[in-house]
Molecule: Bacterial small signal recognition particle RNA
């Protein structure tokens, strides 16, 4: 000096996590109205049986708020895989020159 290899550095992937976004499932809190069901009392009608309407409460739906599945999304996450590059640095081997 050359050759091979490895690691460094770039790049692409694939995974893991971390963040945002939305679905679903639980948990908790909220609501004056002017949701929706169901209306206890009361109230109109009726001779009567019953009807009607309907406040309360309650459930559901809505709203905030948490966790947790999923699935998208983003990049200075990772001393993870994998390939490919390399004008560039380190190391091992092997040749060859001086």
């Nucleotide at each position: 000096c050359u050759u091979u290899u490895a690691g460094a550095c770039c790049u692409a992937u694939g995974c893991a996590a971390u963040g945002g976004u939305a679905u679903u499932u639980g948990g908790a809190a909220g609501g004056a109205c002017u949701g929706u069901g169901u209306c206890a009392g009361g109230a109109u009608g009726g001779g009567a049986a019953c009807a009607u309407a309907g406040c309360a409460g309650c459930a559901c739906a809505c709203u905030u708020u948490c966790a947790a599945c999923u699935a998208u999304u983003a990049g200075g996450u990772g001393c993870c895989g994998u390939a490919g590059g390399u004008a560039u640095c380190u190391g091992a081997a092997a040749g060859g020159g001086g």